Small-subunit ribosomal RNA, 3' major domain from an uncultured bacterium, 466 nucleotides, folded computationally. The coordinates come from a structure-prediction model, not an experiment, and the mean pLDDT is 85.

Context: one part of a larger RNA
RNA sequence: UGACGGGGACCCGCACAAGCAGCGGAGCAUGUGGUUUAAUUCGAAGCAACGCGAAGAACCUUACCAGGACUUGACAUCCUUCUGACCGGUCUUUAAUAGGACCUUUCUUUUGACAGAAGAGACAGGUGGUGCAUGGUUGUCGUCAGCUCGUGUCGUGAGAUGUUGGGUUAAGUCCCGCAACGAGCGCAACCCUUGUCAUUAGUUGCCAUCAUUAAGUUGGGCACUCUAGUGAGACUGCCGGGGACAACUCGGAGGAAGGUGGGGAUGACGUCAAAUCAUCAUGCCCCUUAUGUUCUGGGCUACACACGUGCUACAAUGGCUGGUACAAAGAGAAGCAAGACCGCAAGGUGGAGCAAAGCUCAAAAACCAGCCCCAGUUCGGAUUGUAGGCUGAAACUCGCCUACAUGAAGUCGGAGUUGCUAGUAAUCGCAGAUCAGAAUGCUGCGGUGAAUGCGUUCCCGGGUCU
Numbered sequence: 001u002g003a004c005g006g007g008g009a010c011c012c013g014c015a016c017a018a019g020c021a022g023c024g025g026a027g028c029a030u031g032u033g034g035u036u037u038a039a040u041u042c043g044a045a046g047c048a049a050c051g052c053g054a055a056g057a058a059c060c061u062u063a064c065c066a067g068g069a070c071u072u073g074a075c076a077u078c079c080u081u082c083u084g085a086c087c088g089g090u091c092u093u094u095a096a097u098a099g100g101a102c103c104u105u106u107c108u109u110u111u112g113a114c115a116g117a118a119g120a121g122a123c124a125g126g127u128g129g130u131g132c133a134u135g136g137u138u139g140u141c142g143u144c145a146g147c148u149c150g151u152g153u154c155g156u157g158a159g160a161u162g163u164u165g166g167g168u169u170a171a172g173u174c175c176c177g178c179a180a181c182g183a184g185c186g187c188a189a190c191c192c193u194u195g196u197c198a199u200u201a202g203u204u205g206c207c208a209u210c211a212u213u214a215a216g217u218u219g220g221g222c223a224c225u226c227u228a229g230u231g232a233g234a235c236u237g238c239c240g241g242g243g244a245c246a247a248c249u250c251g252g253a254g255g256a257a258g259g260u261g262g263g264g265a266u267g268a269c270g271u272c273a274a275a276u277c278a279u280c281a282u283g284c285c286c287c288u289u290a291u292g293u294u295c296u297g298g299g300c301u302a303c304a305c306a307c308g309u310g311c312u313a314c315a316a317u318g319g320c321u322g323g324u325a326c327a328a329a330g331a332g333a334a335g336c337a338a339g340a341c342c343g344c345a346a347g348g349u350g351g352a353g354c355a356a357a358g359c360u361c362a363a364a365a366a367c368c369a370g371c372c373c374c375a376g377u378u379c380g381g382a383u384u385g386u387a388g389g390c391u392g393a394a395a396c397u398c399g400c401c402u403a404c405a406u407g408a409a410g411u412c413g414g415a416g417u418u419g420c421u422a423g424u425a426a427u428c429g430c431a432g433a434u435c436a437g438a439a440u441g442c443u444g445c446g447g448u449g450a451a452u453g454c455g456u457u458c459c460c461g462g463g464u465c466u
Base pairs, nucleotide, nucleotide: 007466008465009464010463011462012461013460015456016455019420020419021418022417023416026312027311028310029309030308031307032306033305034303035302042053043052064298065297066296067295068294069293070292073123077122078121079119080118081117082116083115084114088103089102090101091100092099106113107112125287126286128285129284130283134281135280136276137275138274139272141270146185147184148183149182150181151180152161153160154159165176166175167174191264192263193262194261196232197231198230199229200228201227202226205222206221207220210219211218235258238252239251240250241249242248314413318372319371320370321369322368323367330361331360332359335354336353340349341348342347379410384405385404386403387402388401389400390399426448427447428446429445430444431443432442
């Protein structure tokens, strides 16, 4: 000077408290450990690993295993020689790649270009090792309010001061004081979005008035909604109380909005030899007829068990049947696909329209009726059987969906533990990325819409002074 203390003082945070909904018990999904295995590829490990890398393992992916093949190589540059092709198609062979036969087959100035084959080596190649050799990127403390510098002053010096003190703030935010005076990185603001208004514009959007229609359908109109550009608006600006005549704070007015209006992006100096050599790049080491390359099949999907994260439930604020409304944000050409018809359905046939404010994907809870009457049930849907559908060369290992049948555990969950302060929690559906197919995951979107907050003694984390 720091760090630490079951030392002190002050302050903050869904940290506790007050509430609401969960997890921990059940079934399933998914990740991990362990075990097993020829292989179950590798990494991630308290918070900050465990629905994580993976925005999607049937083949491919794929890095793993078994077996079969290749050796200047699947890929790059250079040299020599030869050919005019290569590609593509048919036949044969193989588990498949590889191999064999046939057909077809360039340009040009005959130097060559381009492509293929053969050969020699220089080399290629490595998801092999080291994240404790590294760059880059990322997590975390933490969106916490801190971290420093120049000059001056003090101290023999390490260092101190400034940055401490009195107030105040979300904030080292601001005010006052002070051997300090200034400055930088952070805070805040500038950026995006949302909430109000004005204006410009009026199609693909909208419809108040006038006609018209089954229908904003059409004429008409751009007032309204909306869309998307430009502006305005909020600044403690005004009034009152408190305060030190300050900063600020409390109440009020006006206002769509009030004291940072809500949300996002934005992450200081540093910490953890934190994570990543498997995104990429890279030093050194290692392999070079193999630790490289390629093909078929298998594995990553195993299963006495243990843990994490989720989904569905245990029902009547519910389940089922019928009827009937209302979104936002997105996506769409090897695509989204309407109406119609067939099928109980998944789906199929067919194809209007739409490169989309135009057409399509396309809502659910809610609401209105009816049934159920507290049961392991008309709750719950696991598991299993049969029959089908879709994608795809191919669903056996190992996909998703539908129908019929089956109808398990489960009656609200021990110790313990998590999230959340408002359009939030809870609940309801919708979309997208990845993607041939394959979400209960992830990322977004809207619909319905609460309860509680006395307070800071205590638990946890953090800040300042001592």

The full RNA is in RNAcentral, with records from ENA, Greengenes and SILVA.